[in-house]
């Protein structure tokens, strides 16, 4: 750095140092002297771990280790599609990247676990 699995609508401080950025990227929109990263203590989950049941898949209970995370859904879109709706048409049929929502799928990311 690469590769496979799984997960990502839930939660989590009115602490202390600290001082300007900060949500990966683009775009967008927020956060931020009513103090941002970052350090530290709290914390919050429970992927690994323990413990018990179980043929495997699992299911339940622990949180002292190993990470992890603590504004917004991974804050929202990014590639495709599907559905209504708007628009184009006199109206039907059709159409409709540069119109809206809302679902699906990926895609990219972020985090465990195991590999190279």
């Nucleotide at each position: 750095c690469c590769c496979u699995u799984a997960u990502c609508c839930a939660g989590a401080g009115c602490g202390g140092c600290g001082g300007a950025g900060g949500g990966a990227c683009u775009g967008g929109c927020c956060c931020g002297a009513u103090g941002a990263a970052g350090c530290c203590c709290g914390g919050c989950a429970a992927c690994c771990g323990g413990c018990a049941c179980g043929u495997c898949c699992g299911u339940g209970c622990c949180a002292a280790g190993g990470u992890g995370c603590c504004a917004a859904u991974u804050c929202c879109a990014g590639c495709g599609g599907u559905a209504a709706g708007g628009c184009c048409u006199g109206a039907g049929c059709g159409g409709u990247g540069a119109c809206u929502u809302a679902c699906c799928g990926g895609c990219a990311g972020a985090u465990a676990a195991g590999g190279g």
Predicted 3D model of a 116-nucleotide RNA (SAM riboswitch aptamer (S box leader)) from Hydrogenibacillus schlegelii. RNAcentral holds the sequence, with entries from Rfam and Ribocentre.